[in-house]
RNA sequence: GGGUGAUUAGCUCAGUUGGCUAGAGCGCUUCAUUGACGUUGAAGAGGUCACAAGUUCGAAUCCUGUAUUACCCA
Numbered sequence: 001g002g003g004u005g006a007u008u009a010g011c012u013c014a015g016u017u018g019g020c021u022a023g024a025g026c027g028c029u030u031c032a033u034u035g036a037c038g039u040u041g042a043a044g045a046g047g048u049c050a051c052a053a054g055u056u057c058g059a060a061u062c063c064u065g066u067a068u069u070a071c072c073c074a
Base pairs, nucleotide, nucleotide: 001073002072003071004070005069006068007067010026011025012024013023019057028044029043030042031041032040050066051065052064054062
């Protein structure tokens, strides 16, 4: 220098080839339970879907560019 993949909650990930309000597990907070902790149950908070621009009535999803990262080729 060229190519391929990945980027979604604090962590690990899903999201059915565009459609209502973006989800799960673990973790966190509060409450109940306990002498206390843990376990268990209930409720809750937490996201610019890496960034920018475009297409569309509508984009996490499609196009283009950028950034970071992994691998392959040279």
Molecule: transfer RNA
Organism: Minisyncoccota bacterium